The RNA shown here (glmS glucosamine-6-phosphate activated ribozyme aptamer) has 163 nucleotides. Rfam family: glmS glucosamine-6-phosphate activated ribozyme aptamer. Gene Ontology terms of the family: regulation of gene expression and catalytic activity. It was read from a public genome assembly, where an Rfam model found it.
[in-house]
RNA sequence: AAUAAUUUGCAAGCGCCAGACCCGCUAGGGCAAUGGCCUCAGCGGGUGACGAGGAGGGGGUUUAUCGAUAUUUCGGCGGGUGCCCCCCGGUGCACCACCAUCGUAAGUGCAGCUACAAAACCAGCCAGCAAUGGCCGGGACAAAAGGCUGCACAGUGGAUUGA
Numbered sequence: 001a002a003u004a005a006u007u008u009g010c011a012a013g014c015g016c017c018a019g020a021c022c023c024g025c026u027a028g029g030g031c032a033a034u035g036g037c038c039u040c041a042g043c044g045g046g047u048g049a050c051g052a053g054g055a056g057g058g059g060g061u062u063u064a065u066c067g068a069u070a071u072u073u074c075g076g077c078g079g080g081u082g083c084c085c086c087c088c089g090g091u092g093c094a095c096c097a098c099c100a101u102c103g104u105a106a107g108u109g110c111a112g113c114u115a116c117a118a119a120a121c122c123a124g125c126c127a128g129c130a131a132u133g134g135c136c137g138g139g140a141c142a143a144a145a146g147g148c149u150g151c152a153c154a155g156u157g158g159a160u161u162g163a
Stems, first nucleotide, its partner, number of pairs: 014078004019074001020047007028039004050067003056087006088103005093162001095158004107153008121138002124135004
């Protein structure tokens, strides 16, 4: 590296790690003077998105919503519920087509009111030499979508003349 078998895992702020940063070991160099510090190389390891929200089916596409934190949530790869097209479906009284808009809680815009978080932080425990990771407890704090109220708009054609 390939193949096979077995086991574990199988997620959508999700997975990964060639840069970056950090840790350990080893060797070299420098400073220092026996405590070490700096640098460089090799090997091994660590960090690398905190929740809210988001999926009718198929295809395409990629810097795909919102806030919280604030040393990397940097940089990058892959993916992805975003977006576009088609189909299906809802609404625009009841039937059909187009148009608009949305996705089964299935209309948009504006205004007012309104609910909801986790990490961060503090304390403890566990794993690791360490970087760091995991778990538990404490106590806060959002925005958007959402909910309620009001206003505005919700078309065209056909069929029909039911309410």